The prediction has a mean pLDDT of 81. The RNA shown here (transfer RNA) has 83 nucleotides and comes from an uncultured Clostridiaceae bacterium.

[in-house]
RNA sequence: GCACCUGUGGCGGAACAGGCAGACGCAGCGGAUUUAAGCUCCGCUGUCCUAAGGACGUGAGAGUUCAAAUCUCUCCAGGUGCA
Numbered sequence: 001g002c003a004c005c006u007g008u009g010g011c012g013g014a015a016c017a018g019g020c021a022g023a024c025g026c027a028g029c030g031g032a033u034u035u036a037a038g039c040u041c042c043g044c045u046g047u048c049c050u051a052a053g054g055a056c057g058u059g060a061g062a063g064u065u066c067a068a069a070u071c072u073c074u075c076c077a078g079g080u081g082c083a
Base pairs, nucleotide, nucleotide: 001082002081003080004079005078006077007076010026011025012024019066027045028044029043030042031041032040046056047055048054049053059075060074061073062072063071
């Protein structure tokens, strides 16, 4: 240099053929239980503004579309192969 794969909450990881983003698990916080802890059970946990309620968010930017994590283009980062 060329080709291909990957990039989603704090972490792993789902999201069928474009139609509710974050299921599920881990971790964390609060509670129940316990003499105390562990185990177990229940609830909560992306960001910003807020009185109600809104806005933003899938590596970055742009495009197509009524609608994009998903399709197209350029770039960034990591990986594999070839030279």

Its Rfam family is "tRNA".